RNA sequence: CCAGUCGGCCGGGCGGCCGCGGGGCCCUUCAAGGCUUCGAGGAAAGUCCGGGCUCCAUGGAGAAGCGGUGGCGGCUAACGGCCGCCGGGGGCGACCCCAGGGAAAGUGCCACAGAAAAGAUACCGCCGGGCAGGUUCCGGUAAGGGUGAAAAGGUGCGGCAAGAGCGCACCGCGUCGCCGGCAACGGCGAUGGCAGGGCAAACCCCACCGGGAGCAAAACCGAAUAGGGAUGGCGCGCGCCGCAAGGCGCAGGAGGCUCCGCCCCAGCCAUCCGGGUUGGUUGCAGGAGGCGCGGCGCGAGCCGGGUCCCAGAUGAAUGGCCGCCACGUUCCGCCGCGAGGCGGGGCCAUACAGAACCCGGCUUACAGGCUGACUGGAUUU
Numbered sequence: 001c002c003a004g005u006c007g008g009c010c011g012g013g014c015g016g017c018c019g020c021g022g023g024g025c026c027c028u029u030c031a032a033g034g035c036u037u038c039g040a041g042g043a044a045a046g047u048c049c050g051g052g053c054u055c056c057a058u059g060g061a062g063a064a065g066c067g068g069u070g071g072c073g074g075c076u077a078a079c080g081g082c083c084g085c086c087g088g089g090g091g092c093g094a095c096c097c098c099a100g101g102g103a104a105a106g107u108g109c110c111a112c113a114g115a116a117a118a119g120a121u122a123c124c125g126c127c128g129g130g131c132a133g134g135u136u137c138c139g140g141u142a143a144g145g146g147u148g149a150a151a152a153g154g155u156g157c158g159g160c161a162a163g164a165g166c167g168c169a170c171c172g173c174g175u176c177g178c179c180g181g182c183a184a185c186g187g188c189g190a191u192g193g194c195a196g197g198g199c200a201a202a203c204c205c206c207a208c209c210g211g212g213a214g215c216a217a218a219a220c221c222g223a224a225u226a227g228g229g230a231u232g233g234c235g236c237g238c239g240c241c242g243c244a245a246g247g248c249g250c251a252g253g254a255g256g257c258u259c260c261g262c263c264c265c266a267g268c269c270a271u272c273c274g275g276g277u278u279g280g281u282u283g284c285a286g287g288a289g290g291c292g293c294g295g296c297g298c299g300a301g302c303c304g305g306g307u308c309c310c311a312g313a314u315g316a317a318u319g320g321c322c323g324c325c326a327c328g329u330u331c332c333g334c335c336g337c338g339a340g341g342c343g344g345g346g347c348c349a350u351a352c353a354g355a356a357c358c359c360g361g362c363u364u365a366c367a368g369g370c371u372g373a374c375u376g377g378a379u380u381u
Stems, first nucleotide, its partner, number of pairs: 001377010012325007020039007041352001045363002048361005053214004066210005071085005086100001087098004101205002106203002108199003123145002125141006131134001153171006172194001173192008218282004228273007237250005253265001255263003289308003293304004328347008
């Protein structure tokens, strides 16, 4: 210098002017005003996991069912997260990927092709035999061919009529033992001719975890009007008919309009209580909090101590304009063999994106840039 792997960080800066939301102070009868201070993100996003918190349900334990998780150990409040390790796969390597328990409990499936897809089987072939001598029949075989994603351990030697774990060596696999490791697992040895094809992101089995809904949770204060309840006062009357329900007549009461009169009602007035709506307050910004330091740990992280207070809206603030600089892009001119450099002008756009109870993760989006460690090459010394 080229190519690459894994992390960490930033994601415009400065100044001026005008505004917006929260807190504090001053002034003011109030309203308004003035000063000061704070004011989005690494993902605030998707709402996919895990918790805090709130309400509801629930006597305890267990089982069944449903949902989830799935190598081992650790971290954590917890997790499907993170760290370390193991096993398998990929890469020359740094490193990356894996739903990574059980197929020897049972059920089921394995398209097409193929003889056969799991109780093995035999299309071509190979070998032996029969006689009718063939495009034949019977038997053996599973080495070779062929089919398939997958064919009943693999390679080699021996063996055989041809073959075959039939025998042997190595590899693979099973079982047992010993050793190492907390464990997953690894190593060594003995032994068995080899059983048990694959699929559990098919049912299922095993182990572990899980009550439900969510800040529009929930709690408190509480107006007018309407409606509910309690107490007190006034009224709910009289006559006739009818078995009754009820009807008719007369009188009275309350309310509406000033009275009369008319209309209308079965109640009206006063005091008190309780629930709800609009609204307001809390929840709600001090927290598994941020940043240094020291110690322990390979690490995730833990412990101690210091320091800081760091958004809080609710039709929802966090913005707009200007100047300069940085960066990007483009045009022109000059220099240079070239890569490129210098000067001037234009573009005016910063990428993804906007808190809404909070926190730990995961995932997804992101113009451009900075930086650390490492790997494989090339060159120079």
Model confidence (mean pLDDT): 75 of 100. The RNA shown here (Bacterial RNase P class A) has 381 nucleotides and comes from Rhabdaerophilum sp. It is recorded under the gene name rnpB. The sequence is in RNAcentral, with records from ENA. Its Rfam family is "Bacterial RNase P class A". By type it is a ribozyme.